[in-house]
Context: one part of a larger RNA
């Protein structure tokens, strides 16, 4: 030093698990916020790091329900002081407190931190002081009335914050066209604003084709069709027809008038605690029965989930039934109320029907349509009608026909998403998998910074975590004791490969 068999060490693969994730379906909810949100700082327990919880009334305080025996939240147990059937912990529903930053708003500021005016109060201290915008009043210029402006009082108005979805302004390039410039990516990402629970758009100045339909919206088909296009790449429709859902309406002023909304009582259903809830024994194995054997019961309940191996009848559910003092949602009824509410009552009566508009020139833009023969729509600039004996449109334009009636506004359903709440469900995953995070992860770490961004699960049924004795300074080990089982001994289930000794045999 090679093989080879044996026996061990590192390793941490498989292997089964699963507190965590993914992905659907249903109901519900769709906002919080100057009565201080979202997120935070910083304090809070007898001892007290972290996470939760809370706020100097600080893991809490008050009432009212629920429970029913124990408790004083996790990590995480000991001490120690204590509540607790005169009803605790703990679960609902209302209230209280509620430091300091943050829209942060009494001024300032480098967030959690400095410095004030004025009123009450002996004092500790408690209240109030940004803006901007309604509304009242008082003032009050240039300028006679006014107006601007400037004050003093009231607002439960505004701010900001949130995951998509939604509407609106602005608005890219990489790409693609096998180069590139119209063109496409695309009105997309991205950046502004504002809204809802939905938004938006909607009751014909539409279509249609001489028949005829009858507001919008959202889905199949019509169709990759008609068209558009350096006629390249590419883009890409409507008529119609089927379906979901379906609703149509109003003004300005006056006078009646109630079937509306609010509002108040009384009552259902619902939501937010809970609560009743069927039926099994013997035996063998075994560390343990839920597993075999044997004889049985229940079942609107044999979904699941847990108990020392597979449990309908051992436990917690489960099916099927009760339940609410407060709260919030939806509904009926009866009072009161009198268009406040809402898109919008209804009757009479006066009054109103939309002008720098339609159109049109030049320049853009949307329209499936890139100026094209280019209708339709928006307008930046220049222009500039008619008044139902009227005009708008039928894809250039004119005549005929039809067909509908702009420049004023409102509107529920169907559709569209899911930070979130409960519920249930996968031929999803199973710790290099599945969120980045199954574990104290947007953490430790990195970077002026904007941002980037991990590793890491298992003893055991139960800690029964190994009392005592020996070696040892300790670490570890031996023994003893526990446990089925310690080659399950605390980086503890199973323990592969690579790789490291050790015996042994054979070769060299």
């Nucleotide at each position: 030093u090679g093989c080879a068999u044996g026996u061990g060490g590192u390793g941490g693969a498989u292997g089964c698990c699963u507190u965590g994730g993914c992905g659907a379906u249903u109901a519900c909810a769709g906002g919080c916020g100057a009565u201080g949100a979202a997120g935070g700082a910083c304090g809070u327990g007898g001892c007290a790091g972290c996470c939760u919880g809370c706020g100097a009334a600080a893991a809490g305080c008050u009432g009212c329900g629920g429970g029913g025996a124990g408790c004083u939240g996790g990590c995480a147990a000991a001490c120690g002081a204590g509540c607790a059937u005169u009803g605790a912990u703990c679960c609902g529903c209302a209230g209280a407190u509620g430091u300091c930053c943050g829209a942060a708003u009494g001024g300032g500021g480098a967030a959690a931190c400095c410095c004030g005016g004025c009123c009450c109060g002996c004092a500790a201290g408690g209240g109030u002081c940004a803006c901007u915008c309604c509304c009242a009043c008082c003032u009050g210029a240039a300028u006679a009335c006014a107006u601007a402006g400037g004050g003093u009082g009231g607002g439960u108005a505004g701010a900001g914050c949130g995951a998509a979805c939604c509407c609106g302004g602005u608005g890219a390039a990489c790409u693609g066209a096998a180069a590139c410039a119209u063109c496409u990516c695309a009105g997309u990402a991205g950046c502004c604003g504002g809204a809802g629970g939905a938004a938006c758009a909607g009751a014909a100045a539409u279509c249609a084709a001489c028949c005829g339909a009858g507001a919008u919206u959202c889905c199949c088909a019509a169709a990759g069709u008609a068209g558009u296009g350096g006629c390249g790449a590419g883009c890409g429709a409507a008529a119609u027809g089927g379906g979901a859902a379906c609703a149509g309406c109003c003004g300005g002023c006056a006078a009646g008038u109630u079937u509306u909304a609010g509002c108040c009582a009384u009552u259902g259903a619902g939501u937010u605690a809970g609560u009743g809830g069927a039926a099994u024994g013997c035996u063998c194995u075994g560390g343990a029965a839920a597993g075999g054997g044997c004889a049985g019961c229940c079942g609107u309940a044999g979904u699941g989930g847990g108990u020392g191996a597979c449990a309908g009848c051992c436990c917690c559910g489960u099916a099927c039934g009760c339940g609410a003092a407060a709260a919030c949602u939806c509904g009926a009824u009866g009072g009161u109320g009198g268009a406040a509410c809402u898109a919008g009552g209804c009757u009479u009566g006066c009054g109103a029907c939309a002008a720098g508009u339609a159109g049109g020139g030049c320049g853009g833009g949307a329209c499936a349509c890139g100026u094209g023969a280019a209708a339709u729509c928006c307008u930046g600039u220049c222009u500039g009608a008619a008044g139902a004996u009227g005009g708008g449109g039928g894809g250039a334009c004119c005549a005929u026909c039809c067909u509908c009636c702009a420049a004023g506004g409102c509107u529920a359903a169907a559709u569209a998403c899911u930070c979130g709440u409960g519920a249930u469900c996968g031929a999803c995953c199973g710790a290099u998998a599945g969120u980045g995070a199954a574990c104290c992860a947007g953490u430790a770490c990195c970077g002026u910074g904007a941002g980037g961004g991990a590793a890491a699960g298992g003893c055991g049924a139960a800690a029964a975590g190994a009392a005592c004795c020996c070696c040892g300074g300790a670490a570890g080990g031996g023994g003893a004791g526990u446990g089925a089982a310690a080659c399950a001994g605390a980086u503890c289930c199973u323990g592969a490969a690579a790789u490291c000794g050790c015996a042994u045999g054979c070769a060299u």
A computed fold for a 508-nucleotide part of an RNA from an uncultured bacterium, annotated as large-subunit ribosomal RNA, domain I. It was read from a public genome assembly. The prediction has a mean pLDDT of 84.